[in-house]
Order: sequence, then structure tokens, then C1' cells
RNA sequence: UUCUUAUCGAGAAAGGUGGAGGGUAUUGGCCCGUAGAAACCUUAGCAACCCUCUCUAAGAUUUAUUUUGGAGAGAAGGUGCUACAUCCAUCCUGAUGUCAGGAAAGAUAAGUU
Repeated sequence: UUCUUAUCGAGAAAGGUGGAGGGUAUUGGCCCGUAGAAACCUUAGCAACCCUCUCUAAGAUUUAUUUUGGAGAGAAGGUGCUACAUCCAUCCUGAUGUCAGGAAAGAUAAGUU
């Protein structure tokens, strides 16, 4: 990188270097940015997945081990994250002009090729 699964309206900051972009595909908007963007470093924080423990359901089996699922708690180890709903829409359906739902796409994690 490919594929699969799950989650994504909540949560959570400062300092330094830097010097013009950024909000992660297309398109149209809107917003942030010299009162300092991106990127990098340091410290802090948040808790989505992996992690640890407890309970519980089903199965296997050598009867105390193991596999899968659910719930709760913990920690901050591995990634990740710390403006605006994944910033909003862009595709489809319904309702009757504004909202709701779904899909696609994107991001993150785990596994896999």
C1' cells in the first nucleotide's frame, strides 16, 4: 500500500523554533491565520482502538484452562487526538425548502495481503 471490522455531534493546553498558509480526496462554501498558519521539539492533558483486571453469556476441553461476544473499572505502555459535528454541503430517499435518515468518501485503531 490492498482488504476486513469497529468508531467518529462528547472530551482535552501551553511554551520554543519557524515564517504563510491551514481546516486531510473532487467541487462549492464558510471559518482560522503576521495578535503568527503548516512542520518540528518539550511539557501537560483527553480517551477511540490495542493493554490489564472483574463480572457475565455461549462453545471447546485434559475440569481448570482456553476461544468468541457483552458490560464495568483502571492505567496512560503503543498509536492517535487536544477551533468550528469528519467545519458544512456536494450522492440517494423522504418530507415541502428546511430538516431527518442512509450511502459513498475521509480519518483513527486492530488484524490481514
Predicted 3D model of a 113-nucleotide RNA (SAM riboswitch aptamer (S box leader)) from a Saprospiraceae bacterium. The source organism's lineage runs through Bacteria, Bacteroidota, Saprospiria, Saprospirales and Saprospiraceae.